[in-house]
Context: one part of a larger RNA
RNA sequence: CUGGGCGUAAAGAGCGUGUAGGCGGGUGAAGCAGUUAAAUGUGAAAUCCCACGGCUCAACCGUGGAAGUGCAUUUAAAACCGUUCACCUUGAGUACGGUAGGGGGAGAUGGAAUUCCUGGUGUAGGGGUGAAAUCCGUAGAUAUCAGGAGGAAUACCAGUGGCGAAGGCGAUCUCCUGGGCCGUUACUGACGCUGAGACGCGAAAGCGUGGGGAGCGAACAGGAUUAGAUACCCUGGUAGUCCACGCCGUAAACGAUGUUCACUAGGUGUUGGGGGUUUUUAUUCCUUCGGUGCCGGAGCUAACGCAUUAAGUGAACCGCCUGGGGAGUACGGUCGCAAGAUUAAAACUC
Numbered sequence: 001c002u003g004g005g006c007g008u009a010a011a012g013a014g015c016g017u018g019u020a021g022g023c024g025g026g027u028g029a030a031g032c033a034g035u036u037a038a039a040u041g042u043g044a045a046a047u048c049c050c051a052c053g054g055c056u057c058a059a060c061c062g063u064g065g066a067a068g069u070g071c072a073u074u075u076a077a078a079a080c081c082g083u084u085c086a087c088c089u090u091g092a093g094u095a096c097g098g099u100a101g102g103g104g105g106a107g108a109u110g111g112a113a114u115u116c117c118u119g120g121u122g123u124a125g126g127g128g129u130g131a132a133a134u135c136c137g138u139a140g141a142u143a144u145c146a147g148g149a150g151g152a153a154u155a156c157c158a159g160u161g162g163c164g165a166a167g168g169c170g171a172u173c174u175c176c177u178g179g180g181c182c183g184u185u186a187c188u189g190a191c192g193c194u195g196a197g198a199c200g201c202g203a204a205a206g207c208g209u210g211g212g213g214a215g216c217g218a219a220c221a222g223g224a225u226u227a228g229a230u231a232c233c234c235u236g237g238u239a240g241u242c243c244a245c246g247c248c249g250u251a252a253a254c255g256a257u258g259u260u261c262a263c264u265a266g267g268u269g270u271u272g273g274g275g276g277u278u279u280u281u282a283u284u285c286c287u288u289c290g291g292u293g294c295c296g297g298a299g300c301u302a303a304c305g306c307a308u309u310a311a312g313u314g315a316a317c318c319g320c321c322u323g324g325g326g327a328g329u330a331c332g333g334u335c336g337c338a339a340g341a342u343u344a345a346a347a348c349u350c
Stems, first nucleotide, its partner, number of pairs: 004321003007304002012318001014201004021194003025088006034080001035077008049065006091191001092188004096183004103177007110154001115149007125136002162169002206247006215241002220236004258317006266295011299306002323350003332343004
């Protein structure tokens, strides 16, 4: 190298776009680089192998042959692969007609609730807990009514429901904008798949500058609990949480399951379309395409389980694994304002 693997044992990159590369549908023709065949040359000798022979045998030695799987040249074949030309439509895409949606961005607006402020009513408690206390309150709290301020989040609808590549997305309206699905013909004519590097996106926390700050709340303070209590519980409370712009680039970023294509029993929900049947439209039933769940057969699996949304059967390409600890660490490189991220060992030890 070949060979074995990656749901849970070590192992799928957090996700996408895409460069090189790898791989790639049908028909006809040409040519022959790969491929295949033949011939010639070369492939030193010794060695190895075979036969015969020489030392009394053997080791050893001699002679001859074979082998030398390779390379070069020439000739030939044309199925396959590559190349060139012409064509095709089923892969892929475009147009057209519909359609569902918390997909994204910006702006505007609304109601409920918490807190605070002002005023009214009203009086001694309130709050909190397992029980309490810290705490608030006669300088009038809690409760209740009216008015005002401000920030954040959008009850019900809400659903193994929807959308998005993933992260994620949930009040209403308007504007801008991406993708999907279904249907009909028409068009392009392999334009495809994957993707080392690269580039972009990427929860929360964190960082920078400037705003904002209702509630919540690391740190911190106090009260409890306790043997102690640097906690769990309670009262407060700063960063932060929010906005704009710029960084960070990580998560149990999970379906712990890479992407794409084909094939392989069913049953039952649900969601978005199409067609048909029926009472002529509220529906029912049948069928078909796309999604999303549950159950289950063959098959697979160490088992658990997976099972047309595969972990089944195959194909293409990428990533990754190789005993535990040391260690996702040190050193070096790259990136970052920093925090740190990324790449990534060894000694030693079991």

Model confidence (mean pLDDT): 87 of 100. A computed fold for a 350-nucleotide part of an RNA from an uncultured bacterium, annotated as small-subunit ribosomal RNA, central domain.